Large-subunit ribosomal RNA, domain IV from Candidatus Paceibacter sp., 360 nucleotides, folded computationally. Its mean pLDDT, the model's own confidence on a scale to 100, is 85. The sequence was found in a public genome assembly. Its Rfam family is "Bacterial large subunit ribosomal RNA".

Context: one part of a larger RNA
RNA sequence: CCAUCGUUUAGGAACUCGGCAAAAAAGUGGCCGUACCUUCGGUAUAAGGCCUGCCACAUCGAAGACCCCGCAAGGGGAGAUAGAUGGGGCCGCAGCGAGCGUCUUCUUUCCGACUGUUUACCAAAAACACAGGUCCCUGCUAAAGCCGCAAGGCGAUGUAUAGGGGCUGAUGCCUGGCCAGUGUCAGAACGUUAAGGGGAGAGGUGAUCCCGAAGUAAUUUGGGCGUAGCUUUGAACCGAAGCGCUGAUGAACGCCGGCGGUAACUAUAACCGUCCUAAGGUAGCGAAAUUCCUUGUCGGGUGAGUUCCGACCCGCACGAAUGGCAUAACGAGAGAGAAACUGUCUCAACGAUGGACUCG
Numbered sequence: 001c002c003a004u005c006g007u008u009u010a011g012g013a014a015c016u017c018g019g020c021a022a023a024a025a026a027g028u029g030g031c032c033g034u035a036c037c038u039u040c041g042g043u044a045u046a047a048g049g050c051c052u053g054c055c056a057c058a059u060c061g062a063a064g065a066c067c068c069c070g071c072a073a074g075g076g077g078a079g080a081u082a083g084a085u086g087g088g089g090c091c092g093c094a095g096c097g098a099g100c101g102u103c104u105u106c107u108u109u110c111c112g113a114c115u116g117u118u119u120a121c122c123a124a125a126a127a128c129a130c131a132g133g134u135c136c137c138u139g140c141u142a143a144a145g146c147c148g149c150a151a152g153g154c155g156a157u158g159u160a161u162a163g164g165g166g167c168u169g170a171u172g173c174c175u176g177g178c179c180a181g182u183g184u185c186a187g188a189a190c191g192u193u194a195a196g197g198g199g200a201g202a203g204g205u206g207a208u209c210c211c212g213a214a215g216u217a218a219u220u221u222g223g224g225c226g227u228a229g230c231u232u233u234g235a236a237c238c239g240a241a242g243c244g245c246u247g248a249u250g251a252a253c254g255c256c257g258g259c260g261g262u263a264a265c266u267a268u269a270a271c272c273g274u275c276c277u278a279a280g281g282u283a284g285c286g287a288a289a290u291u292c293c294u295u296g297u298c299g300g301g302u303g304a305g306u307u308c309c310g311a312c313c314c315g316c317a318c319g320a321a322u323g324g325c326a327u328a329a330c331g332a333g334a335g336a337g338a339a340a341c342u343g344u345c346u347c348a349a350c351g352a353u354g355g356a357c358u359c360g
Stems, first nucleotide, its partner, number of pairs: 001355008010346002014344001019341001029051004037042001039170001053090003057086004066077004091095001104339007111331002116128002132168007145154003171326004176256003181253002183249005190244003196238002201233005209224006257275005284318001285315001296312005
């Protein structure tokens, strides 16, 4: 020096991101006592006090068993014990005397209601789940949905108080406006629209035939019209869903303005004008787990407070089931404060054990 421990004058969080660690207190025994808040259950062992050993004594004294009466229910009785109360005495520093075991407490804010679940091996949480809420799908020989190529199976030996899916997340008070866009649902007149049907027409080829040239001729060769057949192509017309179209729908995806002026101090603007929009953010909350400017401003707490609490509202960029706001209880959750307590610190010292170190 390292690890694990022990002790410490005065001070007592001055340490530090933070009381991390340590210390202290209390110790699910008895008695007294117990606030705010509350969903009346809790909070609560709230908090905060007192008692606790041994000896002898006094007073009181159950339940059960026993005795008596009674059909029984029940009533009465004697005695004992457990136990309770009272004062007295004894000893020690200390009486739940050791050991085992064993809540620190209070005030306040945020988040999540709660018990639960999770990143096996850096995250336990405010994340997930949850009961509750709501929307959508599903009417059953074969539901919807899901697994499988299929057979088949789950759903379910269930049947809308059932089953599946999405969102939200106890409870309380509530959940505003917009259907223009996107989605979903409904509608069927019209427009558009595929394969397919259809085949007007056009093209290619095409015996024969026609014309020219060569040849005495047979024939050869060049050109032209072009049947049938084959073949290339092909208009009208018929032709579904979809899309267009018409409506509905937000606890569907989502969205929820700008500029200018105005009151008898000033300031401000209930008010007015104007532009745009589908409609311009309602209640509630608000420098917030959201506020850039910002350590906003005011108040509280401190000697001193970028944190914290209460307000204000100029919300860069809260806001109503991507839920809003409140909320008792709960939390190894996050923040702030207080008491107690301490080697966390001022500021370090000494000691123990095991290492390190030296020798072997």